[in-house]
The prediction has a mean pLDDT of 84. This is a predicted structure of a 388-nucleotide part of an RNA (large-subunit ribosomal RNA, domain III) from Haloechinothrix aidingensis.
Context: one part of a larger RNA
RNA sequence: GAGUAGUGAAAGCAGAGUGAGAAUCUCUGCCGCCGGAUGACCAAGGUUUCCUGGGCCAGGCUGUUCCGCCCAGGGUUAGUCGGGACCUAAGGCGAGGCCGACAGGCGUAGUCGAUGGAUAACGGGUUAAUAUUCCCGUACCCGCGUGUGCGCGUUUGCAGCGAAGGGGCGACGCAGAAGGGUAGCCCAACCCGGGCGUUGGUUGACCCGGGGUAAAGGUGUAGGGCGGUACGCAGGGAAAGCCGCGUACCGGGUGCCUGAGACCUGAUGCCGAGCCAUAGAGGCGAAGUGGGUGAUCCCGCGCUGCCGAGAAAAACCUCUAGUGAGCGCACGGGCGGCCCGUACCCCAAACCAACACAGGUGGUCAGGUAGAGAAUACCGAGGCGAGC
Numbered sequence: 001g002a003g004u005a006g007u008g009a010a011a012g013c014a015g016a017g018u019g020a021g022a023a024u025c026u027c028u029g030c031c032g033c034c035g036g037a038u039g040a041c042c043a044a045g046g047u048u049u050c051c052u053g054g055g056c057c058a059g060g061c062u063g064u065u066c067c068g069c070c071c072a073g074g075g076u077u078a079g080u081c082g083g084g085a086c087c088u089a090a091g092g093c094g095a096g097g098c099c100g101a102c103a104g105g106c107g108u109a110g111u112c113g114a115u116g117g118a119u120a121a122c123g124g125g126u127u128a129a130u131a132u133u134c135c136c137g138u139a140c141c142c143g144c145g146u147g148u149g150c151g152c153g154u155u156u157g158c159a160g161c162g163a164a165g166g167g168g169c170g171a172c173g174c175a176g177a178a179g180g181g182u183a184g185c186c187c188a189a190c191c192c193g194g195g196c197g198u199u200g201g202u203u204g205a206c207c208c209g210g211g212g213u214a215a216a217g218g219u220g221u222a223g224g225g226c227g228g229u230a231c232g233c234a235g236g237g238a239a240a241g242c243c244g245c246g247u248a249c250c251g252g253g254u255g256c257c258u259g260a261g262a263c264c265u266g267a268u269g270c271c272g273a274g275c276c277a278u279a280g281a282g283g284c285g286a287a288g289u290g291g292g293u294g295a296u297c298c299c300g301c302g303c304u305g306c307c308g309a310g311a312a313a314a315a316c317c318u319c320u321a322g323u324g325a326g327c328g329c330a331c332g333g334g335c336g337g338c339c340c341g342u343a344c345c346c347c348a349a350a351c352c353a354a355c356a357c358a359g360g361u362g363g364u365c366a367g368g369u370a371g372a373g374a375a376u377a378c379c380g381a382g383g384c385g386a387g388c
Stems, first nucleotide, its partner, number of pairs: 012030006031385004039365004045345002049343001050074006059067002079140002081341004086117002091112003097106003121138005141337004146332007160323002165319004173306004179299003184293005190211006196204001212270002216265003223258004227250007235243002271288001274284003307310001351360002367379004
């Protein structure tokens, strides 16, 4: 320079409390803002910022008794969630090999590599802080061993298991339309709980609030798809009863496969408005029905159409090769189930931007009134009032 510019989009007010000290901290009331977000949950990234107690030199654009700050202590619990002990994509590495003065490059068999495939758990409760992880209840998967019953077999190889091999399936585009459902929502003169008015009037078809419940097991529906049997064969680089091909007969859905939802069990449970009690913790617990609407979710990329013709491998099923002297199936009960992640923020004051920065950041959920609508306006749950 200069006590100048500035103090980074935005609504606060009052009372009470704490305290040495309060415009700014806490509580209460009123008011206001967001509400396809300024709510809720993940991925990435951050890495203790989470919770409790204490503190106010610095950080906080003022102040601060407050804090994502400082100090101390505490907190993340899994057979089923995500990843690994499974699979492969682009791509990486790469035994031998080829190339190259060297260094090294390429690449076969392989081996890695999710953003994809496969894969068994749901509801309620609980902590100051974790929960599909703890607890309660009810399930499911894999493996081991066991009891009962049934079945087959030990010369001819049964039952079963079963490839690093064969085949099937997995397995996929885009658009369009219709159907069947469900979540959610709305209404209720019906059910339950509460209320009865200080008025012109309100015991009434009055007012206010509520009217739930999962996985799993059973049943196998709306819908969608599929011909079957016998014989033969030189194909599937061995074999095959599997697949494929051919012929004959039978047949046009009686059958098989798939498949939401509903219903029953689960549930004599849990939840539940409210009531009782309380500094806090807690206890009891009613009704739990009917109708309407209705998804972008499910049946299901199922159907139809189209041309640009729309991953792979494992798992799974089946076939033999092989293995096999004991084994399988049903029911009941028993035992076992490893490693890593799990706090908290996550359209942001905790990530990326030197900052508590009007910027940037992938996915999921999607209530009410009006509306074609996820526009817009106002509201709910929930969250905020912007650090002078």
Rfam family: Bacterial large subunit ribosomal RNA. Gene Ontology terms of the family: structural constituent of ribosome and ribosome.